[in-house]
RNA sequence: AUCUUUUUAGUACAAUAAAAGUAUGCUUGGCUUCCAACCAAGAGACCUUGGUUCAAACCCAAGAAAAGAUA
Numbered sequence: 001a002u003c004u005u006u007u008u009a010g011u012a013c014a015a016u017a018a019a020a021g022u023a024u025g026c027u028u029g030g031c032u033u034c035c036a037a038c039c040a041a042g043a044g045a046c047c048u049u050g051g052u053u054c055a056a057a058c059c060c061a062a063g064a065a066a067a068g069a070u071a
Stems, first nucleotide, its partner, number of pairs: 001070007010024004026042005047063005
C1' cells in the first nucleotide's frame, strides 16, 4: 500500500427485513441460625452517520476500532 473478516447487555455468544434473546455476572426478594447452593423477579445492549424499504441489528455507502492475508 492492497484485500478480507468482525463490531449486539459487565463478559461470552444468538437472532429469514416484521423490531432483540440465551448463559453467566449484577440488584432485590424467598429458602437457611448465617453463608453457599437452589427458587422467583428486576435493571442492563444492536460501533457512528447517512441512504434503500411500508418496515433495517440484518441490505448499500462513508467513517471508527480490532484481527488476519499478501506485498